Order: sequence, then C1' cells, then structure tokens
RNA sequence: UGAGUAAGACAGGUAAUCGCAGCUGCAGGUGCCGAAAGGCCGCAGGUGAGGAAAGUCCGGGCUUCACAGGGCAGGAUGCCGGAUAACGUCCGGUGGAGGUGACUCCAAGGAAAGUGCAACAGAAAUGUACCGCCUUCUUUUGGAAGGUAAGGGUGGAAGGGCAGUGUAAGAGACUACCGCCCUGCUGGUAACAGCAGGGGCACAUGUAAACCCCAUUCGAAGCAAGACCGGAAAAAGACGAUGUGGCGGCCCGUCACGUCUUAGGUUGGUUGCUGGAACCUUGCGGUAACGUAAGGUCUAGAUAGAUGAUUACCCAAUGACAUAACCCGGCUUAUCGUUUUGCUCAUAUG
RNA sequence: GCUGAAAUAGCUCAGUUGGUAGAGCACUUCACUCGUAAUGAAGGGGUCGUCGGUUCAAAUCCGAUUUUCAGCU
Repeated sequence: UGAGUAAGACAGGUAAUCGCAGCUGCAGGUGCCGAAAGGCCGCAGGUGAGGAAAGUCCGGGCUUCACAGGGCAGGAUGCCGGAUAACGUCCGGUGGAGGUGACUCCAAGGAAAGUGCAACAGAAAUGUACCGCCUUCUUUUGGAAGGUAAGGGUGGAAGGGCAGUGUAAGAGACUACCGCCCUGCUGGUAACAGCAGGGGCACAUGUAAACCCCAUUCGAAGCAAGACCGGAAAAAGACGAUGUGGCGGCCCGUCACGUCUUAGGUUGGUUGCUGGAACCUUGCGGUAACGUAAGGUCUAGAUAGAUGAUUACCCAAUGACAUAACCCGGCUUAUCGUUUUGCUCAUAUG
Repeated sequence: GCUGAAAUAGCUCAGUUGGUAGAGCACUUCACUCGUAAUGAAGGGGUCGUCGGUUCAAAUCCGAUUUUCAGCU
C1' cells in the first nucleotide's frame, strides 16, 4: 500500500420564526361544555421517538380466571458447564465443517427399545447371485446344481477400508495399519481427550425438521387484560340437581347455584400509564456473559392518536431504514453513509 | 394494539403419514353446420408467493420474509 476479519460509535449540526402533544407553576370569577361522572379556556417555564420504536418469533413482569390442584393427552427444548427474573437468548469450552490465516458456521440426545418409509433404476433396499470367477454333472455352442461379494453394472446409499497371506475361485478365513465396538487407567466439574488391552465386525445402510423413546420444562388468556364512577334498559321463552357452570381436549378433585335463546338498552368518563430487573460514571470480583458498591440523572404518555414547515450558515452535501400506544430482556428482518480500535494475509522498502 | 387463517394453470379449487402436480371453466387446432352456439376429438399453459435449511428426494417438514383476508370494545 492492497485485500480481509472481529468488536464498537454516530444516524445531519447550529440559530431564528410559526405550528403540534403532555407536564409544572400562577390565575381561578363558580366562567364555559356535559344528563351526570368528569373535562376545558389564559400566561410563563421546561420536556417530547429508535437502533431497530418494525415483525409479533421467544421469555418475563403485571392483570383476570379458584394465589392456579392431581393424572392422561398436547406443546416446546435437546453436546457440556455457567450467566439470568426467565428464555429457543448470552458467555466460556468440547466435537464436527469451511478458510493459507485472523476468524466464521452448526435444530450437535437416541437408528444395538419398537414401528414406518426408501419412488424410478437394479438380480437384490436389508439381507441378495444379473453379468463375471470357480467346481461338478450333462455335454458341440449350450444347459442344470452348488460355491463365491475380489471385479462389472444400477442407485443418493450395495454388506468396514486398504495391502498381503491364503484358496478350485473367493471371503476377517488369517496378519499389519486405519476405522468401529467393549473394558481399564490417566487428565478434566463435565462434554471429551490421551494411553493400554481385548473383540475379528455380531447390532450390520439412511431417515427421528417420520411416528416414537429418553431427559428437562410449560395452567389459560391477554391492557380491546382488568378496576372504579355515571347513565340507560331490566321483558318473554326453554332447560336444570344422576343437572349446569367456573375449568381451556378428557377424567378426577374442588367451589358455586343457575344457564341458554330471542327482544330491548348502553356503547360515556376516570384509572391501569410510566421511577424502571431504568440509565450514566468510577471502583471491586469473575477468562467472559454478568454480579456488586458508591456517586449522579429523571428521560414522551396520546385515545383518531403529537416531532412538522420556512429561512440562513456549515459538512461527510437533496442525509438511508423507518414513527412509541402497558412495560422490560432477547432474537429476526430493513438500513444512505461516516468513523474508531485490535488482528490476519500478500507485496514493496529499510 | 392483540389474535388467527390463506397464497397451487388466465379464473375457481383438489392434492396427507415426502417419491413424475390434477379437475372444472377459459384458450388453441380439427370435426359437425349454409354460418354461429352447443357437442365431440386432440393439444398448449405451472420454477406450487419469495429466500434458506433438513433429506437421496420438498407443493408437502422446519425457519425467515412478502402480500391478502377474518375475528376481538
């Protein structure tokens, strides 16, 4: 200098004017709106979207159903250890895959518990003889019986691989090395790794993001949850204690005594609502995720839903993706660009 | 805001324990007819919304994403 890799930061800025939505203070005459509950008008000050506010894919808080029961069914997760309120997230490791490397990726339990499936091709798809090789019989080519998985052919996959011994031809039939399985020892919390010995390979292939088995775990619904206030309407019929409902697929258990249909009426207000597993800085513990202590900060809260417009200057120069709706922790997806640090490879120079 | 469902030929829809994607209408050609319709015969047309994964093999199983529809005061 070029190429790459990992972890971050910013997301136009400043000033002026106008406009929008909450909050605080002052002002409050009981002024205005409303049937009521309740709300509103003026002035001043201050505040006002994001890294993803998004998708709603996971987890938790909160709320109601019985403070939430038992069993079956069903869902989710799946190497090991840790972090956490919890997780399918994160951190560290093991094994495997890719890359020269920095480094990245992996839904990574069990196919020797059982069942299913493997189209077409092929002789055969879980256990087999089509061609070939060998032996015997018959025999001219040929045919029949038997042996054989070394070779050919089919297929995604064909009976551990490869070399040798051996044999009629062959074959773990035997031997060395590699692979697999079993046992023991050593190291490690563990996954696992290393070493030694044994089995000659039996279960013999693949598929569990097929059923299933094993282990762990999950009650259901969601702020349109729910609570309170005000107003309106309050009839008729049917079923019913061996019943009906809370309880969501079923059974048990438990609690309550009503439930359903039709007709009619109301679809207003307040609250839940934002101070929180919150954020920032520093120290300490830990490899890290994270935890902890001290100090500091207050940072939207609407209910048809607020962030915009104009002018001037600056730059990286018409600035991307995109706009909270109960709140947090993650994941995933979208994103113009600018920029910082560590590391790797190649080339050149000293 | 919360919850659920769907996407397959031009249109409406089938397609189940994964194995060559179908039907009706429509379209093209031919026959029948004086001609048209109807009828009969033959034929074309699909990357199963998109991307990735599991598998020998995916419309089907899994994940992400796009679009559309429905329900909840």
This is a predicted complex of two RNAs, RNase P RNA and transfer RNA, with 423 nucleotides together. It holds a member of the Rfam family "Bacterial RNase P class A". Rfam classes the family as a ribozyme. Its mean pLDDT, the model's own confidence on a scale to 100, is 76.